The prediction has a mean pLDDT of 84. Small-subunit ribosomal RNA from an uncultured prokaryote, 1383 nucleotides, folded computationally.
RNA sequence: GUCGAACGAGAAAGUACCUUCGGGUGCGAGUAAAGUGGCGCACGGGUGCGUAACACGUAGCUAACCUACCCUUUUGCUGUGGAUAACUCCGGGAAACCGGAGCUAAUACAGAAUAGUCUGACUCUAACUUCGGUUUAGGUCAGUAAAGCCUUCGGGCGCGAGAGGAUGGGGCUGCGGCCUAUUAGCUUGUUGGUGGGGUAAUGGCCUACCAAGGCUGCGAUAGGUAGCUGGUCUGAGAGGAUGAUCAGCCACACUGGAACUGAAACACGGUCCAGACUCCCACGGGAGGCAGCAGUUGGGAAUAUUGGACAAUGGGGGCAACCCUGAUCCAGCAAUGCCGCGUGAGUGAAGAAGGCUUUAGGGUCGUAAAGCUCUUUCAGCGGGGAAGAAGGGAAACUUGACGGUACCCGCAGAAGAAGCACCGGCUAACUCCGUGCCAGCAGCCGCGGUAAUACGGAGGGUGCAAGCGUUGUUCGGAAUCACUGGGCGUAAAGGGCGCGCAGGCGGUUUGAUUAGUCAGAUGUGAAAGCCCACGGCUUAACCGUGGAAGUGCAUUUGAAACUGUCAGACUUGAGUACCAGAGGGGGUAGUGGAAUUCCCGGUGUAGAGGUGAAAUUCGUAGAUAUCGGGAGGAAUACCGGUGGCGUAGGCGCCUAGCAGGCUGGAUACUGACGCUGAGGCGCGAAAGCGUGGGGAGCAAACAGGAUUAGAUACCCUGGUAGUCCACGCCGUAAACGAUGUGAACUAGGUGUGGGGGGUGUUGAUCCCCUCUGUGCCGCAGCUAACGCAUUAAGUAUCCCGCCUGGGGAGUACGGUCGCAAGAUUAAAACUCAAAGGAAUUGACGGGGGCCCGCACAAGCGGUGGAGCAUGUGGUUUAAUUCGAUGCUACGCGAAGAACCUUACCUAGAUUUGACAUCCUGUGCUACUCUGUGAACAGUGGUUCCCUUUUGGGACGCAGUGACAGGUGCUGCAUGGCUGUCGUCAGCUCGUGUUGUGAGAUGUUGGGUUAAGUCCCGCAACGAGCGCAACCCUCGCCGUUAGUUACCAUCAUUAAGUUGGGCACUCUAACGGGACCGCUAGGCUAUAAGCCAGAGGAAGGUGGGGAUGACGUCAAGUCCUCAUGGCCUUUAUAUCCAGGGCUACACACGUGCUACAAUGGGAUAGGACAAAGCGCAGCUAACUCGCGAGAGUGUGCUAAUCGCAAAAACCUACCCUCAGUUCGGAUUGGAGUCUGCAACUCGACUCCAUGAAGUUGGAAUCGCUAGUAAUCGCGGAUCAGCAUGCCGCGGUGAAUACGUUCCCGGGACUUGUACACACCGCCCGUCACACCAUGGGAGUUGAUUGCACCGGAAAACGUUCAGCUAACCUUCGGGAGGCAAACG
Repeated sequence: GUCGAACGAGAAAGUACCUUCGGGUGCGAGUAAAGUGGCGCACGGGUGCGUAACACGUAGCUAACCUACCCUUUUGCUGUGGAUAACUCCGGGAAACCGGAGCUAAUACAGAAUAGUCUGACUCUAACUUCGGUUUAGGUCAGUAAAGCCUUCGGGCGCGAGAGGAUGGGGCUGCGGCCUAUUAGCUUGUUGGUGGGGUAAUGGCCUACCAAGGCUGCGAUAGGUAGCUGGUCUGAGAGGAUGAUCAGCCACACUGGAACUGAAACACGGUCCAGACUCCCACGGGAGGCAGCAGUUGGGAAUAUUGGACAAUGGGGGCAACCCUGAUCCAGCAAUGCCGCGUGAGUGAAGAAGGCUUUAGGGUCGUAAAGCUCUUUCAGCGGGGAAGAAGGGAAACUUGACGGUACCCGCAGAAGAAGCACCGGCUAACUCCGUGCCAGCAGCCGCGGUAAUACGGAGGGUGCAAGCGUUGUUCGGAAUCACUGGGCGUAAAGGGCGCGCAGGCGGUUUGAUUAGUCAGAUGUGAAAGCCCACGGCUUAACCGUGGAAGUGCAUUUGAAACUGUCAGACUUGAGUACCAGAGGGGGUAGUGGAAUUCCCGGUGUAGAGGUGAAAUUCGUAGAUAUCGGGAGGAAUACCGGUGGCGUAGGCGCCUAGCAGGCUGGAUACUGACGCUGAGGCGCGAAAGCGUGGGGAGCAAACAGGAUUAGAUACCCUGGUAGUCCACGCCGUAAACGAUGUGAACUAGGUGUGGGGGGUGUUGAUCCCCUCUGUGCCGCAGCUAACGCAUUAAGUAUCCCGCCUGGGGAGUACGGUCGCAAGAUUAAAACUCAAAGGAAUUGACGGGGGCCCGCACAAGCGGUGGAGCAUGUGGUUUAAUUCGAUGCUACGCGAAGAACCUUACCUAGAUUUGACAUCCUGUGCUACUCUGUGAACAGUGGUUCCCUUUUGGGACGCAGUGACAGGUGCUGCAUGGCUGUCGUCAGCUCGUGUUGUGAGAUGUUGGGUUAAGUCCCGCAACGAGCGCAACCCUCGCCGUUAGUUACCAUCAUUAAGUUGGGCACUCUAACGGGACCGCUAGGCUAUAAGCCAGAGGAAGGUGGGGAUGACGUCAAGUCCUCAUGGCCUUUAUAUCCAGGGCUACACACGUGCUACAAUGGGAUAGGACAAAGCGCAGCUAACUCGCGAGAGUGUGCUAAUCGCAAAAACCUACCCUCAGUUCGGAUUGGAGUCUGCAACUCGACUCCAUGAAGUUGGAAUCGCUAGUAAUCGCGGAUCAGCAUGCCGCGGUGAAUACGUUCCCGGGACUUGUACACACCGCCCGUCACACCAUGGGAGUUGAUUGCACCGGAAAACGUUCAGCUAACCUUCGGGAGGCAAACG
């Protein structure tokens, strides 16, 4: 829960009638509710706590078992008895509930009868057997059953005892599936036996006794984690991960324990006890268990309705009707997943508007929209409307939760319906704006510092789409744990070496066997799922039917090659015997010589020693040196050698004896006896430790002296442990060939150690072959490369060890070992995006060898000191405009700032503008006067050119807006130009070759050169840009030409002045010349070339110039110019006056002038250039002035005239070493010139004044020949203004041994942890901040070992004195039961 067809009892509301109004009777109804009894409640539903286990999976066994209801079958159901709930009465309690007395029934309970193929005991027959037993046919004895109810009387439903089946379960076994050895030993009911107990049943399941076993490296025990499987996800597979939904099994039901009932439970919605929690309470006591369905609360990133129905399927009860069923079937919520559908289709270019963008033309959104023509799914509205139903009922008839749902018809109208992520690469998809290492992005690499396809927005695009993206998780990619399918010389990785138990692997041959192996068959491998075929929903998802598969396990039949096993044989692997041989192999004992030190003695005297140089130190107390004698310890020169021996560590004078291994040779023997080897055992350098010796030298620590900024080091002087011996520990090393051991195979060449053989000669010896060691080179092959290469890192094989990103860390904890030091085994948290190998190109090196340069050296002259000039920094200022900043800024831009320049400051003005183009209107401009500091304002005044007469143009004015303007920013957005390395000799390419590749080769090498210049060689052959040459100039010669140049000869003059002459000079055009061309020269390689010589004006690129490879420095310049972007537009533009760029405690660079006598001179006289320039110019001559200059004026547009005097120099004179007759700054006065104007702020002249300075510290610059030094001349710029710059000539040296060093450069080679390239990289401490993790007085929780105390319920046993219906009784009682106590 159900059953009245097991049983007794049995209401009420309501209603009808009667009534004496108290009530009664009938119906309601034998109904509801409750009780006895039966069956069910052990199914179904939920969850995954526990469990590493026979829990699960799979295959078996059970002859060691059970099974209610169901099916089949046999047979039976006779006859009695005593109670008890319900009910009534009484009582207790708040309640839950309980107690007492009395009545009653049964399919409840209890005896009795009968009974079998039932049970037990005994006996006996046959078959099978795992020898234990099982089954079968008999016999004797004993024991055990039952229940009735309904009926239409036909029967139906039940009940008892057996037999069989079905179903479901119990037990046992083989095999399989997690992690940790930093868990290695575990176990006393433990393992087995015997007897007994217990169970449905085997069994230490329990108990008594006996024995001492059992498990474990094939991982016991312990700890951690976990339900297992079919399956699911992933993957090519093998695997890996997982165990939601569905299905099978197990376990659990608040936590722990326990039994009862029953066929079955130790029971989710039963009982008892204990505990925690919640609730009720009258405080005495009671009640409860959602891991059932909904729902609540809590936790959480997060997970649904307190829905409908038993219509279907299934379950329980019932004869049935029927009842129950949150199982189930449905509905609701959630885009949570899968599947399907829609949000419209066609046409439409004025390519609309608008957005975005633009090179301003356009492009794009885009046929997209609008417009026109259509369609109507879904949603909406109206109408119709299922299947799912089988059953039930005598029949009529009736049963659908879903649901007015699916589906069908009609209506209207494109109508109501698109988002999300992404767009730097991976990875499909790009622009603009904003921002400016900010804000932000980011899966990895990485974006963002003013032009961001990477941030944010926009436009556009790409991908998916009712979804999209993010996060988390698993597999994949990952051959990145490698069975398939990896490695270990140098990237992580060979144990330090040997012996050897277990294990793994194993030579030739014969036979047997069939364990492995192979083939076939049978059973099983649940269903669902996956796969295939067919079918059902409009399709699909989904579902149905069938098939295949399930690689597994078991049984069985066969095969016999291989592996195994057993038996036999063999000799080649392995070993033994014999002969011979080499050796620093080991250990014991003994013995030498050289040397160091010390001691004694002799000689001898002032140093010795030590170093880069010194000092500490030793020495006049006699050192060092030298000679002689002695002591002691350690080590063994030469030989000595990529030579020998040993497993490795390691081993070196000689002698003796002891014992090990190895090699060769020829024969004989054993007969696979072998290889490897986890654990284990042994050996094991140096240092270190313990005990006892020894101690010469050396020498950690230590001391002193040096060095140094310091020097706890390197160097020096000392010096203790130790080094040595004996015994015992330690057990590690770059214990390395960074290469485990064994065996096999695979071209060679050449050394060397030890043997053997052969031919010839035979004397040494030479040659050839061979075995075993040990080196080098090298082919194939291998390798990422380097490299290895018969001594493999090649090809295959056996066994062992080891690795899995870097750091943390070979560390912590734990274990083991050790006297200690420490060794061994060996993590994690956390952190990084790398760490690493080999090779390449560069760069770098206080690496190497080679070479060059005024790089050093050798010289000459300077700078740095003084005064001045000039530039810069700094400071100052209203402004001192800006740029340049090691070499490679600083007399630079600037070849010339009084105004201008000018960009800066102050003050005043203008706004389409000072300048350009376009448009409109107008006609002026120029010039005069006034004001002003000027720009400017006002006034007077008033055009030109062309013309077809319309107009056009020039130049102004006014207006409008497009625009102008900017020396504003960014040289790190750019072009161009320039500096520098560097006039250094380099930089590259094509083809070929080579390397996996980056790359290499060529370009390196041997010579040579100024040179990648040339020659030779060479896997290179060629080519380009550079070098050189071609160009200019100077030097020699020739030809042509002679004016303004020139003048030998002739004439002439003051004068090449003139005539004359082209000879010379010169001018300026064209040529020649120089090329290692020549040399019986030398050197070299017979080359290239070098040296020497001849000739020549010039000799080895003759001198000088122009000429600057690929590139480097984000070098310099936006202020020459050009230019992107940004900024500004009544101002950052433009005009103008004045000021400033010229300041001045200071510092630096570059120069001039000096400091004097190789000089100076205000003295007098006399020579000799070149190259230039000149008309707004150069200016002669003359006059004036002391002079600068002025006046006047001639010549010259220049080989004609002028600037123009060249100066140093020479001759003569003065000065005589001094702050001077040196030096000229500074200042005063007076002037000249230019210019609108010399105050700030020009140059020059005259007079006067007459600073500093007497050759310059540290340091530093230039120069190698017509150079340095020195002397003057010219020019550009320019009104004026050079000590600067650019040119010109005059005079005119010294030195170079040489390449060690400094600087710079070139090529080769080497190392590299550098590549922003040594101004690199990088280590540690500290300070501050942050992150992670510890310690910490303690405090708290969880878990656990051992010991002890207390101990419920319950079952079992014992006792049984208390109580007691059935049965027995001799009537006393007994059997049995209940309660109680104890264990």